[in-house]
C1' cells in the first nucleotide's frame, strides 16, 4: 500500500465483499509449565447461611471474676487447706455518655441535566476531627437508663413504681477581637472588607489519667496544690471537604413547531449555611423558540480505551475523578456533614414467623444459591503489609486490602530435546511401473545435554514502625517525671517451607489446530456424480472436481488454532483535511423578496476576531522518550516530555469587524432616440369550413391498401346567389423578435411593463444571493353561467385480424372558445440555478450608434446589446463544452449518496374532487447504471455479387419398379449418419463368408503377441460320432545349425503355470488424425509507427476499378504474412526431336498399311514457342482500368481440374486407424451351424422406365473416346431362337482381345388406339457363377401384359460444347448396378434487368442483443413462501388534563389535657417555656372521567418481493 466482483472486452460511476488491528467475549477441536493481569456485558430478578462498623472502663454509675492485704472460724499432716468478713492490683462488660457509623465497598436503574468536562465567580456560603495564634472555664440545679420490684405479650417488644452517676441535661454569672443595630473615616463596581465610637446579645466539663508533694484530715493511702498529657468553651487565621452561581463544550428525530401562569419581572415577607419564585401576598404581562423551544427516543459523564498517517470514528469493562441509586414510591429526624446501602416513619408489592391478636425482612458489600443466559470463579487464609474507625496506649474492628483457589479469558516468557547418522530401510502415497519420485536425516543406530515436570536437601526479600527494655538530650518546669527527638537491643509473616539455590536419575512425562480454485502462502490420488455437500465475495458439484468427503503431501500459526459476534480501518462510500449534480444519483418550473451569508476605493480611530510574549490551570494513572527493578519479557519504579484546551495579562494593527470622515468605477436617477407576436381592454376585417333559403342539374357521392358503414330520386355530390354563426388568422415568416418562465402571430385605438443605444448632470455602496414567505405558472381536469362552426377523448357502427376493447373509415358527446373561480403539475429541457471578474480567433443574423465614402442610398471599417454556427487553450469517464463554458476563480441558494420495494405506506399540510407537497421501513438483489469499443442483428439506409430472382430448357411431386430412410414388426431385423451440410450416405457391391445381430452347439492362457517350464519335429492320412466346430481313437514319421558326442542353440507343434491376451463394449461432450459446411466467399491478420486513459482504431476507410483486400490515386501511415492471382495438370495453335506396335501423300503390292518403302500428314512422347491489355482509337484524373478495333488457333482469368485463409457449427467419425479414462475376463472374449441385416398396413428422399409419332418396330448402313486384360481378356470357327456352350489363335498389350458404339443416316411399317405405346406382375422352360441360388443372385426364351394418356400445393438442375439426349468403359467383384466414377457422340433456348425471394461481401446507422433476433424482455392469471399497509376491533405500556380520597411528615394555628430544672411564692399554687391532642396548607400511593403517544394481536383485504423448465398475449 491494496485486491475480488457489473462487460465479449474497455473506461467511468457505484454498491457489495476480503486481507489489518482490537475484545470483560462465547462456541468447536486440542492442551506441558510459570509470571502478571482479568473474570454476570443478560434479570437494578429473587435470595438460604456466614461474615462485611465498631470502638473507648484514661467520660459515668453498676454487675461479675479475681491475684493480693488484714482479720475470724473450722479441719488437722502446725504450716498448709477450706469457709466467712475486709482490702482489692488486674480482667470482662449490658447500660448512660463520646466519637465513628455521611468514610471505605457495590451498582449504573434513573438522568439530555450546571449531571459531567473545562475555565471562572462566591462582594451570597458552611466546614467535625487536624494545624497556628489569643482568651476563658465562676457558681449552681433537677433528672434518667442501668439496677430492683410488680406486670402485659406466643413473640417482637413494652407498661408502672422505686434508687443512682457523668465529659448526659438545665438556669445563672462573666465576656470580645464574636453577632446584631446606629453613626464616622478609608477602600471597593456593588449591600463586602478594614478601622473607630455607642448600645444590645451569646460560652464552657477544670473533667479524666499519670507523676510529684503530701502542709490539712487520717486507716499511709486519700483530698487540695503543682507538673505533664488528654479533653471543654470562645475568637481570628490556615488546611481539607462541601454547597450555590456563571461562560463554553459533548446524542438522534421537524413525519415533534410552537411552548409557558410561579410562568417572566418587580415590591414586600417567609425560608436556607447561603443567592434566588426556593415559597407566599400584591402589581405588571411578560419569558423561551428555526443559532431548534416544547415533545418523543436513547444514554450515567470524564481522565481515558480501541482504531486511524492524521482529521476523525466507535467505546466508557478493569484502574482513577465526579454524579446518581440502595426492594418500589413519599417523608423527615439526628448530625459538622444524610434526606442516610447493612438508621427511622408511612404507603405498595413480595417473602418469612405466628398462639391469628400481631410481628420480622431488604446481598446493586464478600463468598454463596436459584433463575435468566452463548457466557463469567471459592460459602478459602490473614490483618504480616498498605489504608481506615475508636482509643492516651496496649489493642480491638476492618470480605477495604494483602494473599491463596478456579478459568488458556488475555498479555508475556519457556519447554516438548541437541549433534552425527543413507542399505536414502520398512511402511504409506504418487507414478510414464523389472524402474522412479516423495515422506526424508525424518526413523532406526551412535554420541551428548539436563530447561521444565518428578524426588531429596537448603532457604528468602517483603519487617519497619507503634510498642517494650537500656542509654542520652531539647522546649517547659521549683524539682522530679519529661510531650518530643536520637542511639542500641528484643519481639512481630497470611502468602509459605513459596520464590530462589544445590543434588539425583532419565530423552525419559509434554503438539495441536486451521488452510491448500482466485483474492491468499500451499497439489496430487481415490470416492461421489447438480446427489451428498461447500461457500467471506466471485462461485464449485450434472463420470477424469487442485473448490464436496477421505488419504498422501504441502502451507500457516503454535499451547494454542479456527469459527461466530462487535468496533475502527481499508471506505476520498457524508468528502473540515478530502466528493459531486449536461448524459452515471443529483439544479428548485419561473420570478419578487424577509431573515441570514457575502460585499467597491481612500483616510483616521478602536482592538472583538487574528497574531505575539508571559502567568495560572490543564489531578494521578495512561501515552512517548531516557534510565532503573524482577535471569529476559509482560509487569513495574524514577525523571523528563506531552495533555494540541481554557482563563488572565503584555504588546502588534496588515487583514476581517465596529465607529467616524470622504470618493465614484458597482448600483440607481435624468434627458433624447428608435426596435419588438411583451401584457390588458375595446372595436374592425377578409379567406375558408359548416348550416339555412332559393335557382341550375341528375345518379351517384363519399371513403380506402382494397372495401364497407354513411349520405343521396323525399333530388345528394357538383354549381350559382343570398343569409346565419363560431373559431382560427394563409402569404410575409426567418436556428428573426419580445418576455422571468409558462408563453406571445390579421388590423386599429386606449392603458401599461421591461430591455437597448447615445448624452449630460445628480445620489454616493444605496450591491449580490436568498432558508421560510408571497406571486406567476402549458395542457388536461373541476365549479357556475354563456357559447358551440370545425376538430374531437368516451361511445356507436364499418373494416383489418387468430383475436383487435387499437392503428384505417363513417358518425359523435364532454372538451376545445368566453366570463368568474379552483387545480399547481409536465421530457415545466439547454435534461446545464443566480451574480461578478478573467481567458485565441473565424463566420452569420437582429437592434442602436460612430468613422470613411458619396449628391445620396449602398459597399467598407469600428463600438455596444442580443441570438446562432465552427473552433484554440483548458476541462471532461467519454460523448462533448469551449466569451451564451461543462474553462479559471470568488459569493449565495437548491439538490445527491447502490438497485428494487417507492415517489409507495403512515402522519401532516393544501385541494370541491381528481389529486398535489413532504416522504419512510420491513424484505430482497450483487449488482443497477453512464460513455465509448468490437461483433451480431434490424419487416434501417447506400453500393455490389451469386442459376439468387427474372428470361428459358428439362425435370421432381401423380404411375410402376429400383434403392436409401422413418415407422412398424421380429428371436434378430447389428451399428452409425438426422435442416441446408442424414436419407443410390459409411456399403468400390449382405446367398455362406463378410457380420459386428439372433438361436443353438462348443472352448477358457484362449483365434492372435511376448516370457517361463516340459515333451516332441511338424504336417499328412484313416476310423467313430456330430449339422459343423469339436471330441475320442488309430496309423505313420523323426527338421536345421554347432559339437569336446555329454549336450547346446534356432524355427515349428503338443501339454502346463502365471504374468497377460481379447472386446465392432461405453464416452466423438476427454482426444489425435481425417472429413463435411459457410465457401473458391474475398476475406483474415501481424510488425513498427501514429491516435485513444482504455477496449480499440488507423493500415483494411475514401474516389475509381476488378472475378478478386485485383490494381491505381488519395490518405498517419509504412511494410509484411495467410488467402486472391500466378507457378502445377488436362485441353485448344504452332515448331523441333522421335518414327514402333502408330500413320500412308507420292512409288510398288494386297481382300486388308497386308508387305516393301517412307515419316510429309494424323498420332505418340519429350522439349520449346504462343497471350502480355503487348499494339491502335476512344472514355477516364496525364492513373488503374473499361469500351471498341487490328493481328491471332486462342483476347482480356481462353476452357476445365487440382488447390479450400483466420475461423464457425462441443458439426461427423472411439465401427478405418490411433488413443486417455471407465467397464468386461469360463465372458461384453473365441470357434461353428442355421437364421437375420432382403420382414411390410404405411410415410419420405434419390433414381430408372414410361405414358408415345421429334415415336415404336423391322431391315440396311456409318462415325468415337477413355479404359481393362494371366486364377485374365479371349478372336476366327462350330452348336443353341437366346442367355450361353464347345474350343482355343493371339495378347502381360499404340501390335491381340473385351469392341457391337448408340443416337444418326437410308428404306419399310404402325396412324392416335391403353395401341405394334408401356413394360410391372405372374406361369412355364432354361443359362451362368458358386460347396450351396429355398429364405435371397443375375441373365435368356415362350407366355402373361398391371398402373400409366405428361402429373395438386409445392419444388430441383442448368448460362455453351453447357442443358437435353445417345451409347461406351472402369473400380468393387466368384456371381450380383437403374448406384458411383469416368469417356466420347449429337447438340439447343434464354438472360430486359436487380424491384422482389434466398445466400454472401463492403460502408454506414440504431440497439436495453453478446448462448449474439431461434436474442432480450413486459404485464395479467394460477401455485408456494416471506415481510408489510389497511381493518369492525381486542389487549398492554408510557403519559397529559380535570376531579375525588388523602398515609407518614415538615410548617402554621390552636393547645381547656400533660409538664422535674427557670421565675413568683413559706407552701399550696400560679407563670414562662415545652408537649400530647385537634385543625389547616402541601402531599405519595389509590380512585373516577377524558385525551395523547407507542407496541402486540385481528375475520377480511391491498399491493410488494422471491421462486430451472405453467397460461395468455406483446
Nucleotide at each position: 500500500a491494496g485486491a475480488g466482483u457489473u462487460u465479449g472486452a474497455u473506461c467511468c460511476u457505484g454498491g457489495c465483499u476480503c486481507a489489518g488491528g482490537a475484545c470483560g467475549a462465547a462456541c468447536g477441536c486440542u492442551g506441558g509449565c510459570g509470571g502478571c493481569g482479568u473474570g454476570c456485558u443478560u434479570a437494578a430478578c429473587a435470595c438460604a447461611u456466614g461474615c462485611a462498623a465498631g470502638u473507648c472502663g484514661a467520660a459515668c454509675g453498676g454487675a461479675c471474676c479475681a491475684a493480693u492485704u488484714g482479720g475470724a472460724a473450722a479441719g488437722c499432716u502446725u504450716g498448709c487447706u477450706u469457709u466467712c468478713c475486709u482490702u482489692g492490683a488486674g480482667g470482662u462488660u449490658a447500660g448512660u455518655g463520646g466519637c465513628g457509623a455521611a468514610c471505605g465497598g457495590g451498582u449504573g436503574a434513573g438522568u439530555a441535566a450546571c449531571a459531567c468536562g473545562u475555565g471562572g465567580g462566591u462582594g451570597a456560603u458552611c466546614u467535625g476531627c487536624c494545624c497556628c495564634a489569643g482568651u476563658c472555664a465562676g457558681g449552681g440545679g433537677g433528672a434518667u437508663a442501668a439496677c430492683a420490684g410488680u406486670u402485659c405479650g406466643a413473640a417482637a417488644g413494652g407498661a408502672c413504681u422505686g434508687c443512682u452517676a457523668a465529659u448526659a441535661c438545665c438556669g445563672c454569672a462573666u465576656a470580645a477581637u464574636g453577632u446584631c443595630c446606629g453613626g464616622g473615616a478609608c477602600u471597593u463596581g456593588g449591600a463586602a472588607g478594614u478601622u473607630c465610637c455607642g448600645g444590645a446579645c451569646c460560652a464552657a466539663a477544670g473533667g479524666g489519667u499519670g507523676g510529684u508533694u503530701g502542709a490539712g484530715g487520717u486507716u499511709u493511702a486519700c483530698a487540695a496544690g503543682c507538673c505533664a498529657c488528654c479533653g471543654g468553651a470562645u475568637u481570628g487565621g490556615g488546611a481539607u471537604g462541601a454547597g450555590c452561581c456563571c461562560g463554553c463544550g459533548g446524542c438522534c428525530c421537524a413525519u415533534u413547531a410552537g411552548c409557558u401562569u410561579g410562568u417572566u419581572g418587580g415590591u414586600g415577607a417567609g425560608g436556607u449555611a447561603a443567592c434566588g419564585g426556593c415559597u407566599c401576598a400584591c402589581c405588571a404581562a411578560g419569558g423561551c423558540g428555526a443559532c431548534g423551544a416544547u415533545g418523543g427516543g436513547u444514554a450515567g459523564c470524564c481522565g481515558a480505551u480501541c482504531u486511524g498517517a492524521g482529521a476523525g470514528g466507535a467505546u466508557g469493562a478493569c484502574c482513577g475523578g465526579c454524579c446518581a441509586c440502595a426492594c418500589u414510591g413519599g417523608g423527615a429526624c439526628u448530625g459538622a456533614g444524610a434526606c442516610a446501602c447493612g438508621g427511622c416513619c408511612c404507603a405498595g408489592a413480595c417473602u418469612c414467623c405466628u398462639a391469628c391478636g400481631g410481628g420480622a425482612g431488604g446481598c446493586a458489600g464478600c463468598a454463596g444459591u436459584g433463575g435468566g443466559g452463548a457466557a463469567u470463579u471459592u460459602u478459602g487464609c490473614g490483618c504480616a503489609a498498605u489504608g481506615g474507625g475508636c482509643g492516651a496506649a496496649a489493642g480491638c474492628c476492618u470480605g477495604a486490602c494483602g494473599c491463596a483457589g478456579c478459568a488458556a479469558c488475555g498479555c508475556c516468557g519457556u519447554g516438548u530435546g541437541a549433534g552425527c547418522g543413507a542399505u536414502g530401510a520398512a511402511g504409506g502415497c504418487c507414478u510414464u511401473c523389472u524402474g522412479g519420485g516423495u515422506u526424508g536425516u525424518a526413523a532406526a543406530g551412535c554420541u551428548c545435554u539436563g530447561u521444565c515436570a518428578a524426588g531429596a536437601g537448603g532457604a528468602a526479600c517483603g519487617a519497619a514502625g507503634c510498642u517494650c527494655c537500656g542509654c542520652g538530650g531539647u522546649a517547659g518546669g521549683a524539682a522530679a517525671u519529661g510531650a518530643u527527638c536520637g542511639c542500641g537491643g528484643g519481639a512481630u509473616g497470611a502468602c509459605g517451607g513459596u520464590a530462589c539455590c544445590u543434588c539425583u536419575a532419565a530423552a525419559g512425562g509434554a503438539a495441536g489446530c486451521c488452510c491448500c480454485g482466485g483474492c491468499u502462502a500451499a497439489c496430487u490420488c481415490c470416492g461421489u456424480g447438480c446427489c451428498a455437500g461447500c461457500a467471506g465475495c466471485c462461485g464449485c458439484g450434472g463420470u477424469a472436481a487442485u473448490a464436496c468427503g477421505g488419504a498422501g503431501g504441502g502451507g500457516g500459526c503454535g499451547a494454542g488454532c479456527g469459527u461466530u459476534g462487535u468496533c475502527c480501518g481499508g471506505a476520498u462510500u457524508u468528502a473540515c483535511u478530502g466528493g459531486g449534480c449536461g448524459u452515471a444519483a443529483a439544479g428548485g418550473g419561473c420570478g419578487c423578496g424577509u431573515a441570514g451569508g457575502c460585499g467597491g476605493u481612500u483616510c483616521g480611530a478602536c482592538a472583538a476576531g487574528u497574531c505575539u510574549g508571559g502567568u495560572g490551570u490543564g489531578a494521578a494513572a495512561a501515552c512517548g522518550c531516557a534510565c532503573g527493578g524482577c535471569u529476559c519479557a509482560a509487569c513495574u519504579g524514577u525523571g523528563c516530555g506531552c495533555c494540541u484546551g481554557c482563563a488572565c495579562u503584555u504588546g502588534a494593527a496588515a487583514c476581517u469587524g465596529u465607529c467616524g470622515a470622504a470618493c465614484u468605477u458597482g448600483a440607481g436617477u435624468u434627458c433624447g432616440g428608435g426596435a419588438g407576436a411583451g401584457g390588458a381592454g375595446a372595436g374592425c376585417g377578409g379567406a375558408a369550413u359548416u348550416c339555412c333559403u332559393a335557382g341550375u342539374g341528375u345518379a351517384g357521392c363519399g371513403g380506402u391498401g382494397a372495401a364497407a358503414u354513411g349520405c343521396g330520386u323525399a333530388g345528394a355530390u357538383a354549381u350559382u346567389a343570398g343569409g346565419a354563426g363560431g373559431a382560427a388568422c394563409a402569404c410575409c415568416g426567418g436556428u428573426g423578435g419580445c418576455g422571468a418562465a409558462a408563453g406571445c402571430g390579421g388590423c386599429u385605438c386606449u392603458c401599461u411593463g421591461g430591455a437597448c443605444c447615445g448624452a449630460u448632470a445628480c445620489u454616493g455602496a444605496c450591491g449580490c444571493u436568498g432558508a421560510g414567505g408571497c406571486g406567476c405558472g402549458a395542457a388536461a381536469g373541476c365549479u357556475a353561467g354563456g357559447g358551440g362552426a370545425g376538430c374531437g377523448a368516451a361511445c356507436a357502427g364499418g373494416a383489418u385480424u387468430a383475436g383487435a376493447u387499437a392503428c384505417c373509415c363513417u358518425g359523435g358527446u364532454a372538451g376545445u372558445c368566453c366570463u368568474a373561480g379552483c387545480c399547481g403539475u409536465a421530457a415545466a429541457c439547454g435534461a446545464u440555478g443566480g451574480g461578478u471578474a478573467c481567458u485565441a480567433g473565424g463566420u452569420g443574423u437582429a437592434g442602436g450608434g460612430g468613422g470613411u465614402a458619396u449628391c445620396g442610398a449602398c459597399c467598407c471599417c469600428c463600438c455596444c446589446u442580443g441570438u446562432g454556427c465552427c473552433g484554440c487553450a483548458g476541462c471532461u469517464a467519454a460523448c462533448g463544452c469551449a466569451c451564451u463554458a461543462a474553462g479559471u476563480a470568488c459569493c449565495c441558494c437548491g439538490c445527491c449518496u447502490g438497485g428494487g420495494g417507492a415517489g409507495u405506506a403512515c402522519g401532516a399540510c393544501c385541494g370541491c374532487a381528481a389529486g398535489g407537497u413532504u416522504g419512510a421501513a420491513a424484505c430482497u438483489c450483487a449488482a443497477a447504471g453512464g460513455a465509448a469499443u468490437u461483433g451480431a442483428c434490424g419487416g434501417g439506409g447506400g453500393c455490389c455479387c451469386g442459376c439468387a430472382c427474372a428470361a428459358g430448357c428439362g425435370g421432381u411431386g401423380g404411375a410402376g419398379c429400383a434403392u436409401g430412410u422413418g415407422g412398424u414388426u421380429u428371436a434378430a431385423u447389428u451399428c452409425g449418419a438426422u435442416g441446408c451440410a442424414a436419407c443410390g450416405c459409411g456399403a468400390a457391391g449382405a446367398a455362406c463368408c463378410u457380420u459386428a445381430c439372433c438361436u443353438g452347439g462348443a472352448u477358457u492362457u484362449g483365434a492372435c503377441a511376448u516370457c517361463c517350464c516340459u515333451g516332441g519335429a511338424c504336417a499328412a492320412c484313416c476310423u467313430g460320432u456330430g449339422a459343423a466346430a469339436g471330441c475320442a481313437g488309430g496309423c505313420u514319421u523323426u527338421u536345421c545349425c554347432c559339437u569336446u558326442c555329454g549336450g547346446g542353440g534356432a524355427a515349428c507343434c503338443g501339454g502346463g503355470u502365471g504374468a497377460c491376451a481379447g472386446g465392432u463394449g461405453c464416452u466423438g461432450c476427454a482426444u489425435g488424425g481425417c472429413u463435411g459446411u459457410c465457401g473458391u466467399c474475398a476475406g483474415c491478420u501481424c510488425g513498427u509507427g501514429u491516435c485513444g486513459u482504455g477496449a480499440g482504431a488507423u493500415g483494411u476507410u475514401g474516389g475509381g476499378u476488378u472475378a478478386a483486400g485485383u490494381c491505381c490515386c488519395g490518405c498517419a501511415a509504412c511494410g509484411a504474412g495467410c488467402g486472391c492471382a500466378a507457378c502445377c495438370c488436362c485441353u485448344g495453335u504452332u515448331g523441333g526431336a522421335u518414327g514402333u506396335u502408330g500413320c500412308c501423300a507420292g512409288c510398288a503390292u494386297u481382300u486388308a498399311g497386308u508387305u516393301g518403302g517412307g515419316c510429309a500428314c494424323u498420332c505418340u512422347u519429350c522439349c520449346a514457342a504462343g497471350a502480355c491489355u503487348g499494339c491502335c482509337g476512344g472514355u477516364g484524373a496525364c492513373a488503374a482500368a473499361c469500351c471498341g478495333g487490328a493481328g491471332g488457333a486462342a483476347g482480356g482469368u481462353g476452357g476445365g481440374g487440382a488447390u479450400g485463409a483466420c475461423g464457425u457449427c462441443a458439426a461427423g467419425u472411439c465401427c478405418u486407424c490411433a488413443u486417455g479414462g471407465c467397464c468386461u475376463u469360463u465372458a461384453u472374449a473365441u470357434c461353428c451351424a442355421g437364421g437375420g441385416c432382403u420382414a411390410c398396413a404405411c410415410a419420405c428422399g434419390u433414381g430408372c422406365u414410361a405414358c408415345a409419332a421429334u415415336g415404336g418396330c423391322c431391315a440396311a448402313u456409318a462415325c468415337a473416346a477413355a479404359g481393362g486384360g494371366c486364377u485374365g481378356c479371349g478372336a476366327u470357327a462350330c452348336c443353341g431362337c437366346g442367355a450361353g456352350g464347345u474350343g482355343g489363335a493371339g495378347c502381360a498389350a499404340a501390335u491381340c482381345c473385351c469392341u457391337a458404339a448408340a443416337a444418326g443416316u437410308u428404306g419399310g411399317u404402325c396412324u392416335c388406339a391403353g395401341u405394334u405405346c408401356g413394360g410391372a406382375u405372374u406361369g412355364g422352360a432354361g443359362u451362368c457363377u458358386g460347396c450351396a441360388a429355398c429364405u435371397c443372385g443375375a441373365c435368356u426364351c415362350c407366355a402373361u401384359g398391371a398402373a400409366g394418356g405428361c402429373g395438386g400445393a409445392a419444388u430441383c438442375g442448368c448460362u455453351a460444347g453447357u442443358a437435353a439426349u445417345c451409347g461406351c468403359g472402369u473400380a468393387u467383384c466368384a456371381g450380383a448396378a437403374u448406384g458411383a466414377c469416368g469417356c466420347g457422340g449429337u447438340g439447343a433456348a434464354u438472360a430486359c434487368g436487380u424491384u422482389c425471394c434466398c445466400g454472401g461481401g463492403c460502408c454506414u446507422u440504431g440497439u436495453a442483443c453478446a448462448c449474439a433476433c431461434c436474442g432480450c424482455c413486459c404485464g395479467u392469471c394460477a401455485c408456494a413462501c416471506g415481510a408489510u399497509g389497511a381493518g369492525a376491533g381486542u389487549u398492554g405500556a408510557c403519559u397529559g388534563u380535570a376531579c375525588c380520597c388523602g398515609a407518614a411528615g415538615u410548617c402554621g394555628c390552636u393547645g381547656g389535657c400533660c409538664u422535674a430544672a427557670c421565675c413568683c411564692g413559706c407552701a399550696a399554687g400560679g407563670g414562662a417555656g415545652g408537649g400530647a391532642g385537634g385543625c389547616g396548607c402541601c402531599g405519595a400511593a389509590g380512585g373516577u372521567a377524558u385525551g395523547g403517544u407507542u407496541g402486540a394481536u385481528g375475520a377480511u383485504u391491498g399491493g410488494c418481493g422471491u421462486g430451472a423448465a405453467g397460461u395468455c398475449g406483446g
Predicted 3D model of a 1514-nucleotide RNA (small-subunit ribosomal RNA) from a metagenome. The coordinates come from a structure-prediction model, not an experiment, and the mean pLDDT is 85. The RNAcentral record of the sequence draws on SILVA.